Description: The part of an RNA shown here (large-subunit ribosomal RNA, domain I) has 495 nucleotides and comes from an Alphaproteobacteria bacterium.
Context: one part of a larger RNA
RNA sequence: AGCAUUUGGUGGAUGCCUUGGCACUGAGAGGCGAUGAAGGACGUAACACGCUGCGAAAAGUUCCGGGGAGUUGCGAGUAGACUUUGAUCCGGAAAUGUCCGAAUGGGGAAACCCACACCGCAAGGUGUACUGACGACUGAAUUCAUAGGUCGGCAGAGCAAACCCGGGGAAUUGAAACAUCUCAGUACCCGGAGGAAAAGAAAUCAACCGAGACUCCGCUAGUAGUGGCGAGCGAACGCGGACCAGGCCAGUAAUUUGUUCAAUCAAACCAGAACUGUCAGGAAAGUCAGACCACAGAGGGUGAUAGUCCCGUACGGGUAGAUGGUUGAAUAAAUUCUUGAGUAAGGCGGGACACGUGUAAUCCUGUCUGAACAUGGGGGGCCCACCCUCCAAGCCUAAGUACUCCUCAGUGACCGAUAGUGAACAAGUACCGUAAGGGAAAGGUGAAAAGCACCCCAAUGAGGGGAGUGAAAUAGUACCUGAAACCGAAUGCUU
Numbered sequence: 001a002g003c004a005u006u007u008g009g010u011g012g013a014u015g016c017c018u019u020g021g022c023a024c025u026g027a028g029a030g031g032c033g034a035u036g037a038a039g040g041a042c043g044u045a046a047c048a049c050g051c052u053g054c055g056a057a058a059a060g061u062u063c064c065g066g067g068g069a070g071u072u073g074c075g076a077g078u079a080g081a082c083u084u085u086g087a088u089c090c091g092g093a094a095a096u097g098u099c100c101g102a103a104u105g106g107g108g109a110a111a112c113c114c115a116c117a118c119c120g121c122a123a124g125g126u127g128u129a130c131u132g133a134c135g136a137c138u139g140a141a142u143u144c145a146u147a148g149g150u151c152g153g154c155a156g157a158g159c160a161a162a163c164c165c166g167g168g169g170a171a172u173u174g175a176a177a178c179a180u181c182u183c184a185g186u187a188c189c190c191g192g193a194g195g196a197a198a199a200g201a202a203a204u205c206a207a208c209c210g211a212g213a214c215u216c217c218g219c220u221a222g223u224a225g226u227g228g229c230g231a232g233c234g235a236a237c238g239c240g241g242a243c244c245a246g247g248c249c250a251g252u253a254a255u256u257u258g259u260u261c262a263a264u265c266a267a268a269c270c271a272g273a274a275c276u277g278u279c280a281g282g283a284a285a286g287u288c289a290g291a292c293c294a295c296a297g298a299g300g301g302u303g304a305u306a307g308u309c310c311c312g313u314a315c316g317g318g319u320a321g322a323u324g325g326u327u328g329a330a331u332a333a334a335u336u337c338u339u340g341a342g343u344a345a346g347g348c349g350g351g352a353c354a355c356g357u358g359u360a361a362u363c364c365u366g367u368c369u370g371a372a373c374a375u376g377g378g379g380g381g382c383c384c385a386c387c388c389u390c391c392a393a394g395c396c397u398a399a400g401u402a403c404u405c406c407u408c409a410g411u412g413a414c415c416g417a418u419a420g421u422g423a424a425c426a427a428g429u430a431c432c433g434u435a436a437g438g439g440a441a442a443g444g445u446g447a448a449a450a451g452c453a454c455c456c457c458a459a460u461g462a463g464g465g466g467a468g469u470g471a472a473a474u475a476g477u478a479c480c481u482g483a484a485a486c487c488g489a490a491u492g493c494u495u
Base pairs, nucleotide, nucleotide: 001494002493003492004491005490006489007488008487009486015480016444017443020415021414022412023411024410025409026408027407028406029404030403031159032158039100040099041098042055043054044053046078047077049075050074051073061094062093063092064091065090066089070082071081072080105114106113107112115128116127117126118125119124130156131155132154134152135151136150137149138148163194164192165191166190167189168188174181178228204211205210215242216241217240218239219238225233226232246396247395248394249340253336254335255334256333257332258331259330260329261328262327263326264325265324266323269317270316275290276289277288279286291308292307293297299311300310301309345369346368347367348366349365350364351363352362355381376391377390378389379388380387431438432437451479454466455465456464457463
């Protein structure tokens, strides 16, 4: 030095676990905001910091209800307190609520600076932004008036995950290049609304038979079409389903809003059956033996695997006050003044329709023209006739449909710490970047801290050896299991 065996160190794979995620289901909710939001800054406890809560009344204050023995949030303790004269805690309703932020007295480099008026002895309090419609008072050139000014109450403003409607609107890409075309009316920007939105009661389809608002789904059908007839794009009629609802514009009406009454629902919470012994074991829920309950054998916990130990589960119950939801009734108020003309249609230019100008109907309109008046008008895919069908240029309308920032309950041939959210841990943290922005790693002692009193070595260090605890300490907080790489030691063999 090599090989082998044994035994260690290092390391943190694997196994097991789960407080966290992921995807759904059923209900609920679908908004918050000038009564100052979302989001923050700074404070706030007897004691450092982070999180949580709260706001100078500051881990809290008041009232009502529940509850019944401990409590003083978590990491995490010590001291001091509170509490059966009912605390902590839970539900409901209030009070307080610094500063910034739409931020709104003016300013500003957010959490800061500087004001004015009124009230008050003072401390202090209140008001003072802009825009809109309305009302009142004033009021020019200019007589009346109007513009303008002032005041008043009311409304708006900002934020929020997706869904929805509208106004704008790409390119990569595909066409095996590329220009029409495609990607796509997508991404993105802007405006607006609601719990849904939008659409909606035929100037619709159909085909000589008829149907009867809209929306959504399955077919029709990758069909008919469209298309440098390339790449591609791509219906409708009709059928089957989901859901169904019709109304109004001079009234015994409809719609909206409010008030009152009635019914009902919603809280914390209450109650809730039934088991003992034996055995090995550190520990029984396991074993064995014999019982019991069940409208409850869902689930979780308890020193191993518990229907009958605990929390629960099934079935039941739940006052006041306040608030809200639903349904019904009564009542009050408001709105609705009528069949739709610069409209239909046409020319030119665009756009939308599955349809790229095409035989191109239909719909929208920038521009120029411009009817008829139910004895009338529109449509039936150029156009004409016959026929059929409907009545534009006014308005409202639930359900079926879309979505999930959020709440509750539940489910999983979903993950199990390099997985699952980026985040199971002081995670959008540490850290990086001037900034926009980027963005980690990091879980597990034990049933219980019983977390090693005391002694010894040592630098009164680290670390270790005894002793003790414990079932176990090769479970000692560098803590479950503890693989491999890598590094040793002992023994044997070989050189």

It was read from a public genome assembly. The coordinates come from a structure-prediction model, not an experiment, and the mean pLDDT is 82.